[in-house]
RNA sequence: GCCGGGAUAGCUCAGUUGGUAGAGCAACGGUUUUGUAAACCGUGGGUCGGGGGUUCAAUUCCUCUUCCCGGCU
Numbered sequence: 001g002c003c004g005g006g007a008u009a010g011c012u013c014a015g016u017u018g019g020u021a022g023a024g025c026a027a028c029g030g031u032u033u034u035g036u037a038a039a040c041c042g043u044g045g046g047u048c049g050g051g052g053g054u055u056c057a058a059u060u061c062c063u064c065u066u067c068c069c070g071g072c073u
Base pairs, nucleotide, nucleotide: 001072002071003070004069005068006067007066010025011024012023013022019056027043028042029041030040031039049065050064051063052062053061
């Protein structure tokens, strides 16, 4: 330099023929217990890496770019 994959909640990850985002764990609150843990119920938490474009509408399509991983030279 070229090619491919990845970036989404605190963490690990889902999320298609574009319709405004979820699970598990963690955190917090409650029930239960003498108390803790476990169990059960509930709540909060996201500028979907960044800029631009297409569209009524973009995590999704196009483009530029940052970072990580792998391959080729």